[in-house]
The prediction has a mean pLDDT of 87. A computed fold for an 89-nucleotide RNA from a Frankiales bacterium, annotated as c-di-GMP-I riboswitch aptamer.
RNA sequence: AUCACGACAAGGCACCCCCACCGAGAGGUGGGUCCGCAAAGCCACGGGUCCUCAGGCAGCGCAGCUGCACGGACGGCCGGGCUACCGAC
Numbered sequence: 001a002u003c004a005c006g007a008c009a010a011g012g013c014a015c016c017c018c019c020a021c022c023g024a025g026a027g028g029u030g031g032g033u034c035c036g037c038a039a040a041g042c043c044a045c046g047g048g049u050c051c052u053c054a055g056g057c058a059g060c061g062c063a064g065c066u067g068c069a070c071g072g073a074c075g076g077c078c079g080g081g082c083u084a085c086c087g088a089c
Base pairs, nucleotide, nucleotide: 005087006086012037013036017032018031019030020029021028022027035076041082042081043080045079046078047077048074049073050072051071056068057067058066059065060064
C1' cells in the first nucleotide's frame, strides 16, 4: 500500500411523520425530526416493487372501462459496478 474485517477515534447520513414547493402520479427538493445505516456515498447494468398525464395497440357492456407495450420512479428492496474516513483483532 492492497484485500478482508469492524474494535478505537473523529465525524457523516437521516426512516416514519410534519410544513412549503415541483410533478398527472409513483416520487423528488428544502427545512424540522431521528427509526436506523460501515458505505443509508455515487450509478438504473440485472432482478424486483411502484406510477400511468398525453399519445399508441387490443378487447369490451364504447366520448368510458380493462389489459399490453412504450415511458417514468425507487440506490433506505436485492444483486452488481465505482469511490471513500479510522486502523485494533
Its Rfam family is "c-di-GMP-I riboswitch aptamer". Rfam's curators write: GEMM was predicted in a large-scale screen for bacterial structured RNA regulatory elements.